[in-house]
Context: one part of a larger RNA
RNA sequence: UGACGGGGGCCCGCACAAGCGGAGGAACAUGUGGUUUAAUUCGAUGAUACGCGAGGAACCUUACCCGGGCUUGAACUGCAGGAGAACGAUACAGAGAUGUUGAGGCUACCUUCGGGGCUCCUGUGGAGGUGCUGCAUGGUUGUCGUCAGCUCGUGCCGUGAGGUGUCGGCUUAAGUGCCAUAACGAGCGCAACCCUUUUCCUUAGUUGCCAUCGGGUUAAGCCGGGCACUCUGGGGAUACUGCCGCCGCAAGGUGUGAGGAAGGUGGGGAUGACGUCAAAUCAGCACGGCCCUUACGUCCGGGGCUACACACGUGUUACAAUGGGUGGUACAGAGCGCAGGCAGCCGGUAACGUCUGUCGAACCGUUAAAUCCAUCCUCAGUUCGGAUUGGGGUCUGCAACCCGACCCCAUGAAGCUGGAUUCGCUAGUAAUCGCGCAUCAGCCAUGGCGCGGUGAAUACGUUCCCGGGCCUUGUACA
Numbered sequence: 001u002g003a004c005g006g007g008g009g010c011c012c013g014c015a016c017a018a019g020c021g022g023a024g025g026a027a028c029a030u031g032u033g034g035u036u037u038a039a040u041u042c043g044a045u046g047a048u049a050c051g052c053g054a055g056g057a058a059c060c061u062u063a064c065c066c067g068g069g070c071u072u073g074a075a076c077u078g079c080a081g082g083a084g085a086a087c088g089a090u091a092c093a094g095a096g097a098u099g100u101u102g103a104g105g106c107u108a109c110c111u112u113c114g115g116g117g118c119u120c121c122u123g124u125g126g127a128g129g130u131g132c133u134g135c136a137u138g139g140u141u142g143u144c145g146u147c148a149g150c151u152c153g154u155g156c157c158g159u160g161a162g163g164u165g166u167c168g169g170c171u172u173a174a175g176u177g178c179c180a181u182a183a184c185g186a187g188c189g190c191a192a193c194c195c196u197u198u199u200c201c202u203u204a205g206u207u208g209c210c211a212u213c214g215g216g217u218u219a220a221g222c223c224g225g226g227c228a229c230u231c232u233g234g235g236g237a238u239a240c241u242g243c244c245g246c247c248g249c250a251a252g253g254u255g256u257g258a259g260g261a262a263g264g265u266g267g268g269g270a271u272g273a274c275g276u277c278a279a280a281u282c283a284g285c286a287c288g289g290c291c292c293u294u295a296c297g298u299c300c301g302g303g304g305c306u307a308c309a310c311a312c313g314u315g316u317u318a319c320a321a322u323g324g325g326u327g328g329u330a331c332a333g334a335g336c337g338c339a340g341g342c343a344g345c346c347g348g349u350a351a352c353g354u355c356u357g358u359c360g361a362a363c364c365g366u367u368a369a370a371u372c373c374a375u376c377c378u379c380a381g382u383u384c385g386g387a388u389u390g391g392g393g394u395c396u397g398c399a400a401c402c403c404g405a406c407c408c409c410a411u412g413a414a415g416c417u418g419g420a421u422u423c424g425c426u427a428g429u430a431a432u433c434g435c436g437c438a439u440c441a442g443c444c445a446u447g448g449c450g451c452g453g454u455g456a457a458u459a460c461g462u463u464c465c466c467g468g469g470c471c472u473u474g475u476a477c478a
Stems, first nucleotide, its partner, number of pairs: 001478002003475003007472007015462002019425005026317008034308002042053002064303007076126009087104001091100003109116002128292002131290003137286002139281003142277001144275001149188006155164003168179003194269004199237007208227003213224003240263001243257001244255004319418001323377006335366003340359005346353002384415001389410007431454007
C1' cells in the first nucleotide's frame, strides 16, 4: 500500500421486512449428470454451466459409429510432360459413392498460328485436418456493476515503498455539487449530447382520414369533393427547482403549493471506467507451436446425436365453480408475405383439397383472446385434468421404421395446492390473456425475441441475512 476480521462509524440495493405470484409434490416438454452403447460427436460446470453454443439433428446439417470407395485428393493453386473439345442423354451393375456403355456434341471457342481457355492422365511444389494446446495468442464475451469509482501532470511531505490531491463538514442517483483545505489543475468514468414514448405548433396529404356541401345504399368514405380532425413522414417548441412559502452561509432539501400534457434524472433503451476471475471460446473467425498425410484428409449408404434403473436445473399443463362446456358478441399493437400471404365459392365432421380472384402491399391478407350476454354442469377424481394407448386420416418431403407435425373417433393415467428449503417482482410493474417474428420443405417451439389487452397488493422501517461504496482500527496474510 492492499487484502481480511463472527472490529467500529456512515450509506445504498426487491438485500431483509411488508405484500402478490411461483419453484420444490404430479404428468409431460427441454437441458445436464450418471449409466448404457459400435457410436450415444464436441464444448459450457458455484454465483458467472444446465430451453447454454443450437435463431429449427428424419437424409443433409454432422464433427460420432459401422460398412463400401478415392489418394494432387471434395474445393483452390504454381510448374513440367502427354492426351482430348467441354458437356454428356440412354442402358447395365451397385445400397449409394462409383464403374461400364457411350446416342448426341463435333473436329467446336479465342488466336499474333507460338499458343490460350476447358477436361483427363503421369510426376512434383503447395493442399486438407471441427486433430492437441484458451496455461503461447488476437478478436469477442460473461461477471463484480450502470457499482462510483480509477488515474495523471506540476507542486509539497517522506531516506524509501509511498502519501497528499481523492481527506473533513453538508449534499447528491453519482469523486453530483458547495464550503473548508499544501495543494493547484487535468484525464477515463458520472451526467448531458443519441433513439423511443408522453403534450403542443408547423409543414405535406395518398394507399390514410371524413367535419362541412352534394350524390347514393339493406348497409358501408361507397362516389364527387375536401385536408378541418385522426393518423403517418419531415421540422420545431416545452421542464430549468425557472416561480412562491419554509429550512440552509452555500450546494441543496421540502410542500395535497401555483402554472402545466408532463415536476424535480417524467418513463424506457442504447451506452459498461482502471481492473478482477491464468473466467469462457483454437468447434464462428484469425493465428504461434506440436501432431496426421493411401489418413486424424475426403466421397457415399445405413445407424447415432432422440438410448434409460436413476439424480438435478429450466419450463408447460393441471389439480377446478373468480371454474369447465356450448351458442352469441366488442375492442389492439407490432410485424410478415410471390417457389409466398391469403380471401371467396364448392367438397370434407376436421386436418386439408380443387377452382376463381387479390396483394411485391398505410391499398390485398393475417377471426385477437381474456371481456361481456345467455344457457348447462353443482363439488364429484366430476361435463375437473389431459398423460398414455388403439383405429382411421391430412400435409411436408426422394424418404416420416428407428425419429415429424396436425385432424377425427375411442381410451381417460397421475394429480384434490405440494416437506425442509427456495425464486421473481415497487406501476401500466407483478399477475393474467392472446397476437407476431427469426430459424424453417416440414417440425418435436411448452424455447428465444418482440407486441399490445385486462390490471393489483405492499414498503412501519434498516435490528438481522446477502452483495456493494466511503472513512477508521487491529493483523501470525501478500